[in-house]
Context: one part of a larger RNA
RNA sequence: UGACGGGGGCUCACACAAGCGGUGGAGCAUGUGGCUUAAUUCGAGGCUACGCGCAAAACCUUAUCCUGGGCUUGACAUGCACGAAUUAGCCGGCGGAAACGUCGGUGAGGCCGCAAGGUACAACGUGCACAGGUGCUGCAUGGCUGUCGUCAGCUCGUGUCGUGAGAUGUUGGGUUAAGUCCCGUAACGAGCGAAACCCCUGUGAUUAGUUGCCAACAGGUCAUGCUGGGGACUCUAAUCAGACCGCCGGCGUUAAGCCGGAGGAAGGCGGGGACGACGUCAAGUCCUCAUGGCCCUUAUGCCCAGGGCUGCACACGUGCUACAAUGGGCCGGACAAAGCGACGCUAAGCCGCAAGGCCACGCCAAUCGCAAAAACCGGUCCUCAGUUCGGAUUGCGGGCUGCAACCCGCCCGCAUGAAGCCGGAAUCGCUAGUAAUCGCGGAUCAGCACUGCCGCGGUGAAUGUGUUCCUGAGCCU
Numbered sequence: 001u002g003a004c005g006g007g008g009g010c011u012c013a014c015a016c017a018a019g020c021g022g023u024g025g026a027g028c029a030u031g032u033g034g035c036u037u038a039a040u041u042c043g044a045g046g047c048u049a050c051g052c053g054c055a056a057a058a059c060c061u062u063a064u065c066c067u068g069g070g071c072u073u074g075a076c077a078u079g080c081a082c083g084a085a086u087u088a089g090c091c092g093g094c095g096g097a098a099a100c101g102u103c104g105g106u107g108a109g110g111c112c113g114c115a116a117g118g119u120a121c122a123a124c125g126u127g128c129a130c131a132g133g134u135g136c137u138g139c140a141u142g143g144c145u146g147u148c149g150u151c152a153g154c155u156c157g158u159g160u161c162g163u164g165a166g167a168u169g170u171u172g173g174g175u176u177a178a179g180u181c182c183c184g185u186a187a188c189g190a191g192c193g194a195a196a197c198c199c200c201u202g203u204g205a206u207u208a209g210u211u212g213c214c215a216a217c218a219g220g221u222c223a224u225g226c227u228g229g230g231g232a233c234u235c236u237a238a239u240c241a242g243a244c245c246g247c248c249g250g251c252g253u254u255a256a257g258c259c260g261g262a263g264g265a266a267g268g269c270g271g272g273g274a275c276g277a278c279g280u281c282a283a284g285u286c287c288u289c290a291u292g293g294c295c296c297u298u299a300u301g302c303c304c305a306g307g308g309c310u311g312c313a314c315a316c317g318u319g320c321u322a323c324a325a326u327g328g329g330c331c332g333g334a335c336a337a338a339g340c341g342a343c344g345c346u347a348a349g350c351c352g353c354a355a356g357g358c359c360a361c362g363c364c365a366a367u368c369g370c371a372a373a374a375a376c377c378g379g380u381c382c383u384c385a386g387u388u389c390g391g392a393u394u395g396c397g398g399g400c401u402g403c404a405a406c407c408c409g410c411c412c413g414c415a416u417g418a419a420g421c422c423g424g425a426a427u428c429g430c431u432a433g434u435a436a437u438c439g440c441g442g443a444u445c446a447g448c449a450c451u452g453c454c455g456c457g458g459u460g461a462a463u464g465u466g467u468u469c470c471u472g473a474g475c476c477u
Base pairs, nucleotide, nucleotide: 007477008476009475010474011473012472013471015467016466019430020429021428022427023426026321027320028319029318030317031316032315033314034312035311042053043052065307066306067305068304069303070302071301074130078129079128080127081126082125083124089106090105091104092103093102094101095100110119111118112117132296133295135294136293137292141290142289143285144284145283146281148279153192154191155190156189157188158187159168160167161166172183173182174181198273199272200271201270203241204240205239206238207237208236209235213230217228218227219226244267247261248260249259250258251257323423327382328381329380330379331378332377333376339370340369341368344363345362349358350357351356389420394415395414396413397412398411399410400409436459437458438457439456440455441454442453
């Protein structure tokens, strides 16, 4: 000077308390450990690994992870020398699981040239220099990322003090979400952070109307902005306005600021996002990429077929579905937002119980389609039962994608109906349009194991304004 303390003071945070819903018990999904295996590729490991890299493992992916077959100047780049035939490409035969090996046919182009032809560029063979490596080292690294932590801190110049390490400033009194601001002050200033500038959202105005509107007029229909038309409204998307303790009152050092009120769509950082200081964990990643060193070079490189990554006595994490009557089934009715779509979304109609199929309109999309939103509302059945709860598991039949669903896909129908009657110790999330609950979309993608992830809207609470305690953090001592 720091760090630490079952030292002290002050202060924060869903940290506790108050409250709501979960996890831990069940079945299943998924990741991990373990076990097994020819192989179950590799990495991630308290918080900060474990629905993580994987925003898609049947082949491919894939990582020689395993078994087997094959290739060596190599699947890919540049250069040199020599050789030979013209070659690349295309077609076909044979061996083969393919890769590959082997044989035959056909047969471009570049440069010079009118052409014939030449050259030997590209291509082939041999040789060389090299390629290649998801091989090792994240304790050699760059870059990127997690975490403390959106916490309020971390420093510098000059000056001053101290022999010096260093201190001061940055402490103190108030105040703030904040080293935010005010006052004081041997300090005076400044930088990186905080805030603001940026985006979305909440109100309005202007501009603009192939979305919207009988709002006003006219026409038309069983009906519908359907048509003429309109620029009112909604909306769309560009610009601007608006919030600043600005106004009033009180408190306060006449300060910073705090409390209440008015006006206002909105107040006292309006809500959300992007944005993450000096540093910490030799944190993570040499399997994104880049890169030093080391190692392999008929193989640790390259190609292929099949298998594995899906293996199951178990154990843990994260989820989904439930255990039911504020519920389940059936019938009828209503209201979103945000997205996606031309190798695509697919209407209407027809066939099928359905998955789906046939046919085919429109749409390069505020114009057409995916599309039905669901919870909700109305009616009706069930009457507390392992049931009309719950749906695992299994059998049979069928559909779709794809070269191919045995290992190992998804979906539909019929049948089967398991555990489960609210979960021990323990433990997690959340302070408002939040939790809880309900559905919708997207990326990846041929298809899909998505109950994951990232978004979107619908319905919509309870509780707390306390800091003694648990956890983490800041300042002073």